[in-house]
RNA sequence: GGAGAGCUCCGCGGUGGUCGCCGCUCUGUCUUUGGGCAGGGCGGAGGAAAGUCCGAACUCCGACGGGCAGCAUGCUCGCUAACGGCGAGGCGCGGUGACGCGACGGAAAGUGCAACAGAGAGUAGACCGCCCGGGCCCUCAGGGGCACGGGUAAGGGUGAAAGGGUGCGGUAAGAGCGCACCGCUCCACCGGUGACGGUGUGAGGCACGGUAAACCCCAUGCGGAGCAAGACCAAAUAGGGUGGCGGAUUGCGGGUCGCCCGUCCCGCCUUCGGCUUUCUGUUUCGACAGACGGUCGGAGCCGCCGCCGGGUAGGUCGCUCGAGGCCGACGGCAACGUCGGUCCCAGAGGAAUGACCGCCGACCCGGUUUCCCGGGAGGACAGAAUUCGGCUUAUGGGGCUCUCCGGCG
Numbered sequence: 001g002g003a004g005a006g007c008u009c010c011g012c013g014g015u016g017g018u019c020g021c022c023g024c025u026c027u028g029u030c031u032u033u034g035g036g037c038a039g040g041g042c043g044g045a046g047g048a049a050a051g052u053c054c055g056a057a058c059u060c061c062g063a064c065g066g067g068c069a070g071c072a073u074g075c076u077c078g079c080u081a082a083c084g085g086c087g088a089g090g091c092g093c094g095g096u097g098a099c100g101c102g103a104c105g106g107a108a109a110g111u112g113c114a115a116c117a118g119a120g121a122g123u124a125g126a127c128c129g130c131c132c133g134g135g136c137c138c139u140c141a142g143g144g145g146c147a148c149g150g151g152u153a154a155g156g157g158u159g160a161a162a163g164g165g166u167g168c169g170g171u172a173a174g175a176g177c178g179c180a181c182c183g184c185u186c187c188a189c190c191g192g193u194g195a196c197g198g199u200g201u202g203a204g205g206c207a208c209g210g211u212a213a214a215c216c217c218c219a220u221g222c223g224g225a226g227c228a229a230g231a232c233c234a235a236a237u238a239g240g241g242u243g244g245c246g247g248a249u250u251g252c253g254g255g256u257c258g259c260c261c262g263u264c265c266c267g268c269c270u271u272c273g274g275c276u277u278u279c280u281g282u283u284u285c286g287a288c289a290g291a292c293g294g295u296c297g298g299a300g301c302c303g304c305c306g307c308c309g310g311g312u313a314g315g316u317c318g319c320u321c322g323a324g325g326c327c328g329a330c331g332g333c334a335a336c337g338u339c340g341g342u343c344c345c346a347g348a349g350g351a352a353u354g355a356c357c358g359c360c361g362a363c364c365c366g367g368u369u370u371c372c373c374g375g376g377a378g379g380a381c382a383g384a385a386u387u388c389g390g391c392u393u394a395u396g397g398g399g400c401u402c403u404c405c406g407g408c409g
Base pairs, nucleotide, nucleotide: 001405002404003403004402005401006400007399008398009397010396013360014359015358016357017356018355019354021044022043023042024041025040026039027038028037029036030035046381050392051391053390054389055388056387057386058226059225060224061223063263064262065261066260067259068258070222071221072220073219074218075089076088077087078086079085090104091102092101093100094099105217106216110215111214112211113210127156128155129152130151131150132149133148135146136145137144138143164182165181166180167179168178169177183206184204185203186202187200188199189198190197191196230317231316232315233314240308241307242306243305244304245303246302247301251268252267253266254265255264269300270299271298272297273296274295275294276293278291279290280289281288282287324343325342326341327340328339329338330337331336363376364375365374366373367372
C1' cells in the first nucleotide's frame, strides 16, 4: 500500500429565535356538572418503529386429570419469564487464514426412493478382461483364432455413488486368502459435568452401503383466540317471527381444546283434555264421581341448538412505571446474575413533533494555491398505535482488533 474477517458507537446536524400541533402541570378568568379562554414550565418517533417469523406479559373463553390425534424442536453444558433465541464448547463442512455455516437424535424396527447409464444399486455382479479344461481350424515349431464348460472379481468400463485403501506374499489366474501399515468395530485405561478426545506390540478380517427439510421410530414441549382482546356507560329497534330437542332418579342437557374417558359445576316447572291398572264413594246396576300412578295430545314457561328479519355502530376506559433505562461494585471465559445509587424518557384517535430565519459545522462546484470568497443541494433505510425479549430484511458513516498478499527499512 492492497484485499479480507470480527466487534462496537452514532443515527448528518448543532445552536438561537418566531409562529403552529399533542400530552402533563401551574397561575388567572369564565362556566349549567362537563369544560372553554389567556399566559408560563417540562416533555414529544427507530435501530430497525419494517416483516408479522418465534416467545411471552395482559384480556376473554374454562375447574382439573388421563389418553389418542396434530404440530413444533432435535449434539453437550449453561443463560433467560420464555423461545425455534443468546453464550461457551464438541463434531462435521467451507476458507491459505482471521473466521463462517450446520434442518447436528436414530439407517441393525419397518416401508419407500436413487432418472439414465451399467453385468450389477443392498440377503445388490460378470460386459470387456485374466486363468484352466476338452473339441475344431491355422502354423515347421514357439504359438494364434473360434465356440463350449469351469474358476475369478486384482485390471478396464458405466455411474453422483460399485463389495475399505497401499504394499508384500501366495495362486492356474486372482481375492483379507494370509501378513504389515492405515481405516473401521468392540474392549480397556486416562482426561472432561458432558457432547467427545487421547493412548493401547488389546481383540477382531471387518456390519446387508447412501438417503429421515422421504414416511417412520425415539426424546422433549404445546388449549384456543387476540387490544379490531376486553370492561363500563348511554341510546335505539320489533326484548320481532319461526324450526328442532329436552324438562329427571341416578337419567338428560349444557359447560371444554380436534376427538374420547373420568372427576367437578349449573339446570331439569305449571296447566288443560282423552284413555286406563289399582283404590274409595255412589248407584235407578246402564254407569258416574274422586285420588295415586301410567300413557297420548295440546298450551304456557324454562334451558340448549339454529334460521329469517330489524336496530345501534356513540362515548369513556384499556393507554403506558415496565421481566424499564443509565452508572458503579462483586461473581462468571461469556451470555448473564446479585447488590447499591439515580432517572421518568410519546400516548395520537383518521391519527400529534411541522414551517420560516440567522450563525456554526459538514457535502459538492468554481475562483492559480493556503488563508479566504461566491454559489448550490438538503445529506442513507425510513415514522410509534397494548407492551416487552429475539430473529430476519433495508441502509449512511466513525472507531478498535485480527488475517493474508506485496514493497521498504

RNAcentral holds the sequence, with entries from ENA. Bacterial RNase P class A from a Thermoanaerobaculia bacterium, 409 nucleotides, folded computationally. The prediction has a mean pLDDT of 76. A source record names the gene rnpB.